Description: Small-subunit ribosomal RNA, 5' domain from Gossypium stocksii, 474 nucleotides, folded computationally. RNAcentral holds the full RNA, with entries from Rfam. The prediction has a mean pLDDT of 80. The source organism's lineage runs through Eukaryota, Streptophytina, Tracheophyta, Spermatophyta and Gossypium.
[in-house]
Context: one part of a larger RNA
């Protein structure tokens, strides 16, 4: 000199744009963050003379809750980055080749009875389906061969037709796995490993594999630093530097890990699943003491910790996501507004003329000098601000923002400058008071009666809605 997710001091007009718990992965009141659909069934409501119709709810069924959003505790590792590989899987979407014949038995909801404080159940009877099962068929699968095994679902409409179902092959884009190489510190950590290293048999997986197991062999790894310990998400990037390098990893993007703590599996194309299940611990809450409920590192918000970090706002109008044939519904993603000079950028606080060099301050050799064209004053302008009015546009339609926007017209210089520094480094000097005192200080230092270094004033310099201080990095 540059930089920052900064903090604290003094000060503070406005617009754009971004950012905002770096600490306790500490504990959380309240609200909300994932629903949707309606083929078949039942109940309620609206409506009608009646049938129908519309709508809401419950449960069965489908699909999505594995995305999106948060956090960085753990991890020194195929976790990540770069470059390769073979033994795999993929719902929805898309391309293509075929197919859907015949039957059956249930279970919810509902109804009835009933247990419990509640959470939540139990029993009996009935019923539908794109839910479930059997059978026939098969271009697929398995097998050395003989041979064996495996599927389906209908519905809407007056109709044209539309929307689905099953099997095979591909494409695309995801995901799982393997390997080479790179990836911080310590030797005041030198040995370490026993499913450990390799083979065979068996099991297991979507797939390879000690992944698991039986048996046999005794290997494997390490001063090119194993093991152990400490620290730490990694990368694109960011910052600094002429570069080489150094430091760093907020926001944004990609990967990984994680969801009170520690295990486990179920469902599913996909999870060992943040707002699913189950077991155990700790904590909190309810209880009729028999038993139950919970998990903000989603968005707001509270307490606590801390030098320190925002609203319990608005809307699905846009973009995107889920479901749906669609209308549409849901969406604290996202779009916006609010708060904070936290950072960067823009604009303004006036412009032009104006010497009797006014008054006043300060200095003085008492002649004068300086603040200083600065002010006053004259004239002009209205960015901005304030006051009052007018009322347009957007895209085929839909506007949360949102009216104090934007555009137009009227008025008045009106509403708007601080902070630090002035001994050298380092741009900028005099006076007053103090007297090694009080204070200053980044370093050299400075202060003991003429202090350009402390304090105050006048003046000067720097920067400017900021300025200087502290902390950290180059």
């Nucleotide at each position: 000199g540059g930089a920052u997710g900064a903090a604290g001091g003094c000060u503070g007009g406005u617009g754009g744009c971004a950012u905002g718990c770096u600490u306790a992965a500490c504990a959380c009141a309240u609200g909300c963050a994932a629903g949707u659909u309606g083929g078949a069934u039942a109940g309620g409501a609206a409506g009608u003379g009646g049938u129908g119709u519309u709508u809401c709810u419950a449960a069965u069924g489908g699909u999505g809750g594995a995305c999106g959003g948060g956090u960085g505790a753990g991890u020194a590792a195929c976790g990540c980055g770069u470059a390769a590989g073979a033994a795999c899987c993929u719902a929805c979407c898309u391309u293509u080749a075929g197919g859907a014949g015949g039957g059956g038995a249930a279970c919810a909801a509902c109804a009835g009875u009933u247990g419990g404080a509640a959470a939540c159940g139990a029993c009996u009877u009935c019923u539908a389906a794109u839910a479930c099962c059997c059978u026939g068929u098969a271009a697929g699968c398995u097998g050395a061969g003989g041979a064996g095994c495996a599927a389906a679902a209908a519905g809407a409409g007056g109709a044209a037709u539309c929307c689905g179902c099953c099997u095979g092959a591909g494409a695309a884009a995801a995901g799982g796995c393997u390997c080479a190489u790179g990836u911080c510190u310590g030797a005041u950590u030198a040995g370490u490993u026993a499913g450990u290293u390799a083979g065979u048999g068996a099991g297991g997986u979507a797939a390879u594999a000690a992944c698991u197991u039986a048996u046999c062999a005794a290997g494997g790894u390490a001063a090119u630093g194993a093991u152990c310990a400490a620290u730490a998400u990694c990368u694109a990037g960011u910052u600094u530097g002429a570069g080489a390098g150094g430091a760093u990893g907020a926001u944004u993007a990609a990967c990984c890990a994680u969801a009170c703590u520690a295990g486990g599996a179920c469902u599913g194309a996909g999870a060992c699943a943040u707002g699913a299940c189950u077991c155990a611990u700790a904590c909190u809450c309810c209880u009729a003491c028999g038993g139950g409920a919970g998990g903000c590192a989603a968005c707001a918000g509270u307490g606590g910790a801390g030098a320190a970090u925002u609203u319990u706002c608005u809307a699905c109008a846009a973009u995107g996501g889920g479901c749906g044939a669609a209308a549409g519904c849901c969406u604290g993603a996202c779009g916006g507004a609010g708060c904070a000079a936290u950072a960067c950028c823009g604009c303004a606080u006036a412009g032009a003329g104006g010497u009797a060099a006014a008054a006043g301050g300060c200095u003085c050799a008492c002649a004068a000098g300086u603040c200083g064209u600065g002010a006053a004053u004259u004239u002009c302008u209205u960015u901005u601000u304030c006051u009052g009015a007018a009322g347009a546009a957007g895209c085929a339609a839909u506007g949360a923002c949102a009216a104090c926007a934007u555009a137009u017209g009227a008025g008045g210089a009106a509403u708007a400058a601080a902070c630090a520094c002035c001994a050298a480094c380092u741009a900028a000097c005099u006076c007053u008071a103090u007297g090694c005192c009080a204070a200053u200080a980044g370093c050299u230092a400075a202060g003991g009666u003429a202090a350009u270094a402390c304090u105050a004033a006048g003046g000067a310099u720097g920067c400017a809605a900021g300025c200087g201080u502290u902390a950290u990095c180059c």